[in-house]
The prediction has a mean pLDDT of 83.
This is a predicted structure of a 1731-nucleotide part of an RNA (large-subunit ribosomal RNA, half A) from a Clostridiaceae bacterium.

Context: one part of a larger RNA
């Protein structure tokens, strides 16, 4: 190390709890706000962060009601109160209620600033403080008031209104209105009038009392709204996806009314209009003269309909009183009474009182604290008892009817609210006849074009809305009734109101639940819309338990120690000890048994020796551990195919995916049955269940036909014919199960589209205002001066100081290169580089916004995001695509083809599976018999190619001829025909096997058909054969028969899906084969005959060879062969020729020349320059029996080169074999076949448990049957503290999921059995969260400016403090300040965590403390960019532009400086010395006092404020630096008294002088038409004086002097000292040089590209009110308000996630060298980068 067992830690999972969620039901409510709301900030307590509650009266204030004993909220302990003279606490009215917020006096960066006006308090006064008013738009009434007389509009002034604004979850109406998506693409349609966005209303809303609906000549209903049904029907629709009425029926619910007109009165206005009409109520009769009578416009009465109504005319009806010019007589208005009726939601319209129920606190409310007995505790057992209109729940120490709070029944309200009733009260008023005139909703109805909306897409399209263009009629009249006419029938458009039934729930109160139970359930059981992220819209978490009671560990020990640990104590338990119930896995340990140090691989199985143990079951039994051996390449997914080096997964754990509605379609269970069945809603009931009523409706009984239509038939047809297609019956309601459709639809996964918002703190360009740029260098125009010209022009020479010059720091920028690349840094760093007075940078405020902006243009920037930002919503978009999909067994079991496809990795049908039912013997082998066919073959008879051969037709060519359509000759070429010999997939005179087709017969658990559910396949591979492509290449491609795999184990071939054997239910230590084997590894073998010499066997071809066996042809051969050795191998002749030369032997020619001769080539080879030499051939001797040549065959041999030794028998070895041939006879060998036992299926028998046969590999898929899980019922069950549930072991049981039992642990809950209901079952989705490992004690510790010693403190010191020495920055790495941080600043204590180590320290914790202003900045002053914006134009709404006006610094204005002073702050406190403004008083001059008006306030004119850059010149000062002086030193001795060393030599606003200089006008009078009115101002004319040389006057103006200051400070020395420091005394204080980028001062010069505004000031009027004092100077004493102030601030405090090598605007910035703010190196100063 491993494996086991104990036995810890870690961790949080199971379980068991529930304070919170979810989801519904009944009630109730359904607004709140200028009387300041929703919502917030800030306060508030004895201490007080938060949370609640309140608001300065502040966890509370009065009153009144309930209640009755304690209380002061979460929240403990304490202090300190309060209550029976009734507290806290509930309830009802009530007071009081800081600021912001519609926000409303102005303003404004929400919770802050600033003001006017009246009163009031306080002051001498001013300053200050309280309280009320003070926004805007409408409504009303009055006022004022134009063009324009009177009027009147705009406008404006008051006054008055509980007028409006603003918030609030769905619900309703309107305006505007998408897009992903569906159509498998898309454009019309779809999504959808959806989601957004806007306005509005209410408790609901909106619709509504027919210009309706229907029907067909004959008659219906009667306002809306909601549900059931019609009905997915009629239709719409690229007639495509899809869209989808309504009549009319069943129910809920019911409620109907008012006006314009016409006609009459009255009022007002105007015309007419003077006494004629006509009128004045009428008639008779008299009168009237501001009458009348048209017309408009108000107000009253009338009147409101569709069998048409009304006015209008006549006719009738009603008591009493009073009036109406007069009489009489009628009439007419008022009033009162009578009767009926009606009402406070619509139709007029208000209030009161009673009673009654209800809400808003609350009260009574039976019955055991009875025993034993376990227990820490009794409610629990066993015994004995009670109530119950109360045995519903929670709670009390386990499980309570009788212990508590409640329950059942009852009861109750000062006050307040709501509803009925009731009574007051309030209103209202009739009929009938005529039809002459009148009235009955107009830019309306229709209509044209265009478009929406009606289911209804322009269609034949009615109906409704209307954008624009025309445009009626008034009952004898209009509209409708799906074009349009006619008839008929229905209604009466162009005004209005109107409950109920209908949605909905942000709230309050009761109550439910086959909802969760802390990764569940709201995002949030817990201080969650909270920390935390972003600039912002906007995203948005984790986290729940001690114990019955804190009895929460007293004390002691150790410890540096309130940390830890030990003991002690409490407790029923402490392994309940504080993130504490239970405590599971991963991960880390610890002991203890047994294994391992020659050993190689999915880790196991199946054998097994030693070694320890002992029990679930006691014994031939068991558990641990395992030396050896045999076999043996994980899962998943996807794949012709995976160990696979193709995907996934670090490990455990917990979550984690085929539901649900609705509707259809099949099986199946059940009722009912020629019928079956209810919806909505109604009764019911504790209830939301059952039940009961409801028959509208729907399927079904009839079907045929395009229809009329007829009907057991029907249609076709002339047809009685034939044929189709129908009838002789079963159906229909629920549930259950599988499938589909519509919905997100099995889950997880997109780039993208569209809407509304959010953003220009980054960056891009504007606009506005302010800033910066050491230093050096060039030397343009101009100007002078001198030459020069006729004048010019030229030249020189000096002056000057131009430039997108020129070199180079600050400052910007990024061309190289290195380094970094898990960094320091999400773009630096380090060394070089470019530009650096300009199109230059760079600050602070504003402006441009995503279909856009902005770009000196790169598709570049728009917040680390840009070919379209960034947040939400559509939205769960879609996804033919990828991956995921969770228990178990049992039958059967595929495909990878065919045809189509914008198809091709999708899909529809078809083939093949499966399950269920029918019916029938149709299927398949074999076997006979019949059939049809043109491949294989063969053939050349056809087509078509081809070989030699004869004969040759026609052709070329040559000769002959002048020519010839002529001869002729041919070793050109060649039809065709004859003979040979051949080739074909698109040749066939022929022609099989096997395969098809039909019949007959036989076997047989084979099948096959047809219905009907429900599939998957439709990437196929390898291998024999045929074929095709390809090269008769391919582990290639495509086809056709087989076969295997896929989906198939087993044996075998070494290993090895597709090759050979051969179909695996399960058991066995049985047998028998197959393929392949039998020498060892390794189960099995021998015997025969050859072979093979090569490890051939155990890799390969063309080609090669006297390998070697066997077999045959043939040639020499005792007349002597082959081989071997001896010897000859001559001669014409160097045959010709060629050629320098060729002689046998370069090369031609001839080679049967010729001769010797036993043979010899005009020569087989070497070889010479040729010659020569050497050999062959051929002769002849020895020798002495076989020797050659060729063909076939067997099994060898060489052809034979790769990469880490061996690597081409699986190794060892093998040779008369263990190679190879042939034989023969055993064996071995598989999960095949047998035997034995055992299961299941499925049949068939017999008979109901049996046998009996078959059968039982399986992916995809189909179809049976079961286990477990959490809830319900049963159930208040059984069981249970003498121990639930859960954890944890364990040798138990079952075929399998699983399911008993028995210890421990653990401490309150729970099974089984029988049904029911599902968020029901994980190993994978780079899944999700949560612990934990791994790598690993490893990288790495963040600038290489550097640290050392001592000492001190401390438990402890590389790191803290204090001293030394060293080092580093030093235009900083110093000092001041702005943004931004906000507490980090100081001081004590302390050290868990944060600091990359340490730590006694800190920017870290805890407590305490600390910022003081008239003068600094900001507000109470202005303006700019730009912003808002009263009236205003504009626009679908939101809204947008803009005028006066009001805000905005980064700019104008605008009074204080020097010193001391804390632990921390200072122009802020303290001395000292000042300046500002305003008030009171004094003094003084001056004007005024009722107007000719001093002076206040307002408003206007003028002036000034007031502006660029660049150069260079002058004069000053800051500041340095010398020297002079002072005080030290050297004097505690090495020497040095000197041009020695060190220090130091310093003071300011104010005040007063008015200097260098600047700077051509400047006074004064007088006139006057412009400054929108006025001027005495300005302005312009004119006159006079000065000045114009620079020394006038006014005027500006640095600076210096003087005073301030006899004061302050000062090296330094002494005194004391707790050693941090405190107090006292205190010299010198002159003068020279350099010399600024500061001041004069934008002053001059000089260029162009011509360079802010308003106010503060000053000075002039004018208006109105105010007004009796007032102005101005000089003192004295007084007043001066909010805010900001610590700290840091090239940074460890700010922007970058960080104590981060980046970034960050102004101002100071000494000292040598130098031109320098380059560079070095120092001083103040600051620092050594926290391993």
């Nucleotide at each position: 190390a491993g494996c086991u067992a104990a036995u810890g830690g870690u961790g949080a999972a199971u379980g068991c709890c529930u304070u919170g969620g979810c989801a519904c039901u009944g009630a109730c409510a359904g607004c709140c706000g200028a009387a300041g709301a929703a919502g917030g900030a800030c306060g508030u307590g004895u201490a007080a962060a938060g949370c609640u509650g309140c608001g300065a009266u502040a966890a509370g204030c009065u009153a009144c009601g309930g209640g009755g004993a304690a209380c002061u909220g979460c929240u403990a302990a304490a202090a300190a109160g309060u209550c029976u003279u009734g507290a806290u606490c509930c309830g009802u009215a009530g007071a009081a209620u800081u600021c912001c917020g519609a926000a409303u006096g102005g303003g404004g960066a929400a919770a802050c600033c600033c003001u006017a006006u009246c009163a009031g308090a306080u002051u001498u006064a001013u300053c200050u403080c309280u309280g009320a008013u003070a926004a805007c738009c409408c409504g009303u009434a009055a006022c004022u008031g134009a063009a324009u007389a009177c009027a009147u509009a705009a406008a404006g002034u008051u006054a008055u209104g509980a007028g409006g604004a603003g918030g609030a979850a769905a619900g309703c109406c309107u305006g505007u209105g998408a897009a992903c998506u569906g159509a498998a693409a898309c454009a019309u349609c779809u999504u959808a009038g959806u989601a957004a966005c806007a306005g509005g209303a209410c408790g609901a809303u909106g619709a509504g009392a027919a210009a309706a609906u229907a029907a067909a000549c004959u008659a219906a209903u009667g306002a809306u709204u909601c549900c059931g049904a019609g009905a997915g029907u009629a239709g719409c629709g690229g007639c495509g996806a899809g869209c989808g009425a309504a009549a009319u029926u069943g129910g809920a619910g019911u409620a109907g009314c008012c006006u314009a007109a016409a006609c009459c009165u009255u009022u007002u206005a105007u015309a007419c209009g003077u006494g004629a009409u006509a009128g004045c109520c009428u008639g008779c009769g008299a009168g009237c003269g501001u009458u009348g009578u048209g017309u408009a416009a108000a107000a009253g009465g009338u009147g409101u309909u569709g069998u048409g109504g009304g006015a209008c005319u006549u006719a009738u009806a009603u008591g009493a009183u009073a009036u109406a010019u007069u009489g009489c007589a009628g009439u007419a208005u008022a009033u009162c009474g009578a009767a009926a009726g009606a009402g406070u939601u619509a139709c007029a319209a208000a209030a009161u009182u009673a009673u009654u129920u209800a809400a808003u606190a609350a009260c009574u409310g039976a019955a055991u604290u009875c025993a034993a007995c376990u227990g820490g505790g009794a409610a629990g057992u066993u015994g004995a008892g009670c109530c119950a209109u109360a045995g519903a729940g929670u709670g009390u120490g386990a499980u309570a009817g009788c212990c508590a709070c409640u329950u059942a029944a009852g009861u109750g309200a000062c006050a307040u609210u709501a509803a009925a009733u009731a009574a007051c009260c309030u209103c209202u008023u009739a009929u009938a006849a005529g039809u002459a005139u009148c009235c009955c909703g107009a830019g309306u109805a229709a209509g044209g074009c265009g478009g929406g909306g009606c289911a209804c897409g322009u269609g034949a399209a009615a109906c409704c809305c209307u954008g624009u263009c025309u445009g009626a009629a008034u009952c004898c009249a209009c509209c409708g009734g799906g074009a349009c006419c006619a008839u008929c029938c229905g209604g009466u458009a162009a005004g209005g109101c109107u409950a109920a039934a209908u949605a909905c729930u942000a709230g309050u109160c009761a109550g439910u639940g086959a909802c969760c139970g802390a990764u569940a359930g709201u995002g949030a059981a817990c201080g969650a819309g909270u920390a935390c992220a972003g600039u912002g819209a906007u995203g948005g978490a984790a986290a729940g338990g001690u114990u019955a009671a804190a009895a929460g560990a007293a004390c002691a020990g150790u410890g540096a120690g309130a940390a830890g640990c030990u003991g002690a104590g409490u407790g029923a338990a402490a392994u309940a000890g504080a993130u504490c119930c239970u405590g599971a896995a991963a991960c880390c340990g610890u002991u203890a048994g047994c294994u391992u140090a020659c050993a190689a691989u999915c880790a196991g199985u199946u054998a097994g020796a030693g070694c320890c143990c002992u029990a679930u079951u006691a014994a031939u039994a068991g558990g641990g551990u395992g030396a050896u051996a045999g076999c043996g390449u994980g899962c998943c997914u996807g794949u012709u195919g995976a160990a696979g080096a193709a995907u996934g997964a670090g490990c455990c754990g917990g979550c984690g995916a085929g539901u649900u509605a609705u509707c259809u379609u099949a099986c199946g269970u059940u009722g009912c049955a020629a019928g079956g069945u209810u919806a909505a809603g109604g009764a019911g009931u504790u209830a939301a269940u059952a039940u009961c009523c409801g028959g509208a409706g729907c399927c079904a009984c009839a079907g045929c036909g395009a229809a009329a239509g007829c009907g057991a038939g029907u249609u076709u047809g002339a047809a009685u014919a034939g044929a189709g297609c129908g009838a002789c019956u079963a159906g229909u309601a629920a549930c259950u199960u599988g499938a589909g459709a519509u919905a997100g639809a099995c889950c997880c996964g997109a780039a993208c589209c569209u809407u509304g918002g959010u953003g220009a703190u980054c960056u891009a360009a504007c606009c506005a205002u302010g800033a910066u740029c050491a230093g050096g260098a060039u030397g343009a125009a101009g100007c002078g001066u001198a030459g020069g010209u006729a004048a010019c022009a030229c030249u020189a020479c000096g002056u000057g100081g131009a430039g997108g010059u020129c070199c180079g720091a600050a400052c910007c920028a990024a061309c190289c290169g290195a380094u970094g690349u898990u960094g320091a840094a999400a773009a630096a760093u380090c060394g070089g580089u470019g530009g650096a007075u300009g199109a230059g940078u760079u600050g602070u405020g504003g402006u441009u916004a995503g279909g856009g902006g902005u770009g000196a243009a790169a598709u570049g920037c728009c917040a680390a995001u840009c070919g379209a930002a960034c947040c939400a919503a559509g939205a769960g978009c879609u996804a033919g695509c990828u991956g995921g999909u969770u228990c178990u067994c049992c039958c059967c079991g595929a495909a990878a083809u065919g045809c189509g496809u914008u198809u091709a990795g999708g899909c529809a049908c078809a083939g093949c599976g499966u399950c269920a039912g029918a019916a029938u013997u149709a299927u398949c082998u074999u076997a006979c018999a019949g059939g049809a066919g043109g491949u294989a073959g063969a053939g050349c008879a056809c087509u078509g190619g081809u070989u030699u051969u004869g004969u040759g037709c026609g052709g070329g060519u040559g000769a002959c001829g002048a020519a010839a359509u002529g001869u002729u000759a041919u070793a050109c070429c060649a039809a065709a025909c004859a003979a040979u010999g051949u080739c074909a997939a698109a040749c066939u005179c022929c022609g099989a096997a096997u395969g098809c087709c039909u019949g007959u017969a036989a076997u047989g658990u084979u099948u096959a058909u047809c219905u009907g559910g429900c599939a998957g396949u439709g990437a196929g591979a390898c291998u024999a054969u045929g074929a095709g492509u390809g090269c008769u290449a391919a582990g290639a491609u495509c086809c056709a028969u087989g076969g295997u795999c896929a989906a198939a184990a087993g044996g075998g071939a070494a290993a090895c899906a597709g090759c050979c054997c051969a179909a695996a239910a399960c058991g066995c230590c049985a047998g028998u084969u197959a393929a392949g084997g039998u020498c060892c590894c390794a189960a099995a073998u021998a015997u025969a005959u050859a072979c093979u010499a090569a490890g051939u066997g155990g890799u390969u071809a063309a080609g090669g060879a006297g390998g070697u066996a066997g077999a045959g042809u043939u040639a020499c051969u005792g007349u002597g062969a082959c081989a071997a050795c001896c010897a000859g191998g001559a001669g014409g002749u160097u045959g010709g020729c060629u050629u320098a030369g060729a002689a046998g032997c370069a090369g031609c020619c001839a080679u049967c020349c010729c001769u010797u001769g036993a043979a010899a080539g005009a020569g087989u080879g070497c070889g010479u320059a040729a010659u020569a030499g050497c050999u062959c051939a051929c002769u002849g001797g020895u020798c002495a029996a076989g020797c050659g040549a060729c063909u076939c065959c067997g099994c060898g041999c060489c052809g034979a080169a790769a990469a880490u030794a061996c690597a081409c028998c699986g190794g060892g070895a093998c040779u008369c074999a263990u190679g190879u041939a042939u034989a023969u006879a055993a064996c071995c060998g598989a999960a095949a076949c047998u035997g034995c036992g055992u299961c299941a299926u499925u049949a068939a028998g017999u008979u109901u448990a049996c046998u009996u046969a078959a059968u039982g590999g399986g992916u995809a898929g189909g179809g049976g049957a079961g286990c477990g899980u959490u809830c319900u019922g049963u159930u208040g069950u059984a069981g249970g503290a003498u121990g639930a549930a859960g954890u944890c072991a364990g040798a138990u049981c079952g075929u399998a999921a699983g399911g008993a039992c028995u210890g421990a642990u653990g401490g309150a809950c729970g099974a089984a059995g029988c049904a029911g209901a599902a968020g029901u079952g994980a190993g994978a989705a780079u899944g999700u969260c949560g612990g934990c490992a791994u790598a690993a004690g490893u990288a790495g510790c963040g600038a290489a400016a550097a640290c050392a010693u001592u000492g001190g403190u401390g438990a402890g010191a590389a790191u803290c403090c204090a001293a030394u020495g060293c080092a580093c920055c030093g235009u900083a790495a110093a000092c001041c300040u702005a943004a931004g941080g906000u507490u980090u600043c100081c001081c004590u204590c302390g050290g868990c965590a944060g600091g990359c180590u340490c730590g006694u320290c800190c920017g870290c914790g805890a407590g305490g403390g600390g910022u003081u202003a008239g003068u600094c900045g900001g507000a109470a002053c202005c303006u700019a960019a730009g912003a808002u914006g009263a009236g205003g134009c504009c626009g679908a709404a939101a809204g947008g532009c803009g005028u006066a006006g009001u805000c905005g610094a980064u700019g104008g204005a605008c009074a204080a400086c020097a010193g001391g002073u804390u632990g921390a702050c200072a122009u802020u406190c303290c001395u000292g010395u000042a300046c500002u403004a305003u008030c009171u008083g004094a003094u003084a001059a001056u004007c005024g006092u009722u107007a000719u008006c001093a002076g206040a306030u307002g408003c206007g004119g003028a002036g000034g404020g007031a502006c660029g850059c660049a150069g260079g010149a002058g004069g000053a000062u800051a500041a340095g630096c010398a020297c002079g002086c002072a005080g030290c030193c050297g004097a505690a001795u090495g020497g040095a008294a000197g041009a020695g060393g060190c220090u130091g030599u310093u003071u300011a606003a104010g005040c007063g002088u008015g200097u260098a200089g600047c700077a051509a006008g400047u006074u004064u009078g007088a006139g006057u038409a412009g400054g929108a009115a006025a001027a005495u101002c300005c302005g312009c004319u004119c006159a006079a004086g000065c000045g114009u040389u620079a020394u006038a006057a006014a005027g500006u103006g640095a600076g210096g002097c003087g005073u301030u200051a006899u004061g302050a400070g000062g090296a330094g020395a002494g005194u004391c000292u707790a050693c941090g420091g405190a107090c006292u005394c205190g010299a010198a204080g002159g003068u020279g040089u350099u010399g600024a980028a500061u001041c004069c001062a934008c002053a001059c010069u000089g260029c162009c590209a011509a360079g802010a505004a308003a106010a503060u000031c000053u000075u002039c009027g004018c208006a109105a009110u105010c007004g009796a004092g007032a102005u101005u100077a000089u003192c004295c004493g007084g007043u001066a308000u909010c805010c900001g102030u610590a700290c840091c601030g090239u940074a460890a405090a700010c922007c970058g996630c960080c104590a981060c090598a980046g970034g960050u605007a102004g101002g100071u910035u000494g000292g040598u060298a130098g031109a320098a703010u380059a560079u070095a190196c120092u001083a103040a100063g600051g620092u050594g980068c926290g391993c």
The sequence was found in a public genome assembly.